[in-house]
RNA sequence: CCGUGCUAGGCGGGGAGGUAGCGGUGCCCUGCACCCGCAAUCCGCUCUAGCGGGGCUGAAUUCCCCUCCGAGGGGUUCCGCCCUGGUCGCUCCGCGGCUUGGAGCGUCGAUGGUUCGGGUCCCGCGCGGUGUCGGCUUGCGAACCAGGUCAGGUCCGGAAGGAAGCAGCCUUAAGCGAUGUCCGCCAGGCGCAGCGGGAGUGCCCGAGCCGGAGCCCUGGGCCACGAUCAGGCGAUCGGGUACGUGAAUCUCGAAGCGGGGUGCACGG
Numbered sequence: 001c002c003g004u005g006c007u008a009g010g011c012g013g014g015g016a017g018g019u020a021g022c023g024g025u026g027c028c029c030u031g032c033a034c035c036c037g038c039a040a041u042c043c044g045c046u047c048u049a050g051c052g053g054g055g056c057u058g059a060a061u062u063c064c065c066c067u068c069c070g071a072g073g074g075g076u077u078c079c080g081c082c083c084u085g086g087u088c089g090c091u092c093c094g095c096g097g098c099u100u101g102g103a104g105c106g107u108c109g110a111u112g113g114u115u116c117g118g119g120u121c122c123c124g125c126g127c128g129g130u131g132u133c134g135g136c137u138u139g140c141g142a143a144c145c146a147g148g149u150c151a152g153g154u155c156c157g158g159a160a161g162g163a164a165g166c167a168g169c170c171u172u173a174a175g176c177g178a179u180g181u182c183c184g185c186c187a188g189g190c191g192c193a194g195c196g197g198g199a200g201u202g203c204c205c206g207a208g209c210c211g212g213a214g215c216c217c218u219g220g221g222c223c224a225c226g227a228u229c230a231g232g233c234g235a236u237c238g239g240g241u242a243c244g245u246g247a248a249u250c251u252c253g254a255a256g257c258g259g260g261g262u263g264c265a266c267g268g
Base pairs, nucleotide, nucleotide: 001268002267003266004265005264006263009057010056011055012030013029014028015027020046021045022044023043024042034054035053036052037051038050063261064260065259066258068256072252073251074250075249076248077247078246079244080243082240083239084238085237086236087235088234089233090232091231093226094225096223097222098221099220100219101218102217104215105214112210113209114208115207116206117205118204119203120202121198122197123196124195125194126192127191128190130187131186133184134183135182136180137178138177139176140175146171147170148169149168154163155162156161
C1' cells in the first nucleotide's frame, strides 16, 4: 500500500419552552437522514445524562475535532406607532393703549354746562274698558186665597129682570228666561295722562341761554395685563402594554466550504 473479516462510531441537526440538570414526545427552523413500544395533569435518565427491543452501515466523500460562513431563533436597549400623566405657549374670555379701514349724525351747531318745563315714581279724582247685579225692552207665567169677560149650572123674583160665580178665553202679580247700539249701583293685579296734590335729579325728552368740534356704531393689525386649563393646535418632560421588512448589541446556531485527527485481527 492492497484484500478479507471485525470493533468503536454512525443511521439527522438546531431553537424556544419545559426541567435541579440532560434527552424525548409536542411547537418552530433547516432539511431528507432505519423500524417497533413509552410519553405534557408527561416518559426515561443523572455531568458517562432518553429507556427497552430489532435492523442497516462501518475506519473513511460517510466517524470525531477546529476555523470560517450564517438559514433561523432568543435576550437587552433605543427608535417608530398606540394609550396615558404633567408643564408651557397659542387659540378662546375680559380690561387697556397705539395704529389703520367702513357706515351714520354734526357750524342749518357735536360732546358738554346751566335754567325751566314735561315724562317716568306715589296718592286722590275724572274718563274709557271689563265683570256681577238691577232697571228698561220682550216672552212665558195663577184650579182656589189677582183682574176683565163669564157658557153650563146655582140663587132671588109671579113675571120682567137681577145677583153671586166654577170651567174656558184674555190680561197681569210673584217668579222663570231671552235680547242689548241703552241707563244705573258696586268691584279692582285693566288702560289713559285728562285734572289736582306730592316725591325726586336716578334716568329720558323738549325749549331758552352759554360754548365751539366732535359724537357714535362696526372690522383688521400690533403691544401689554388679567382670567381659564373645557375644546383644538404646537412644544417639552415622563409612564405603560402590545406591535414592527426599523437600528444597535449580545447569545444559540442547521446545512455548507476548508483544515486536521482516528482503531483491531489475518493474509499478500